[in-house]
RNA sequence: GGGCGCGUAGCUCAGUUGGCAGAGCCCCCGCCUUACAAGCGGGUGGUCGGAGGUUCAAGUCCUCUCGCGCCCA
Numbered sequence: 001g002g003g004c005g006c007g008u009a010g011c012u013c014a015g016u017u018g019g020c021a022g023a024g025c026c027c028c029c030g031c032c033u034u035a036c037a038a039g040c041g042g043g044u045g046g047u048c049g050g051a052g053g054u055u056c057a058a059g060u061c062c063u064c065u066c067g068c069g070c071c072c073a
Stems, first nucleotide, its partner, number of pairs: 001072007010025004019056001027043005049065005
């Protein structure tokens, strides 16, 4: 230098065909318990790596770019 994959909540990851951004764990509150843990119920938390474009509408499609990993040279 070229090719491919990944980047979404604090962590691990879904989101397949463009149509309200989600799950588990963590954290907070409540119930339960003498109390703690477990269990049950509820809640907080996101510029979807960044910028631009297409579209009525983009996590999703297109272009550029950044980071990480693998392969080729």
Transfer RNA from Nocardiopsis trehalosi NBRC 14201, 73 nucleotides, folded computationally.
NCBI's taxonomy places the organism under Bacteria, Bacillati, Streptosporangiales, Nocardiopsidaceae, Nocardiopsis trehalosi.
It matches the Rfam family "tRNA". Gene Ontology term of the family: triplet codon-amino acid adaptor activity.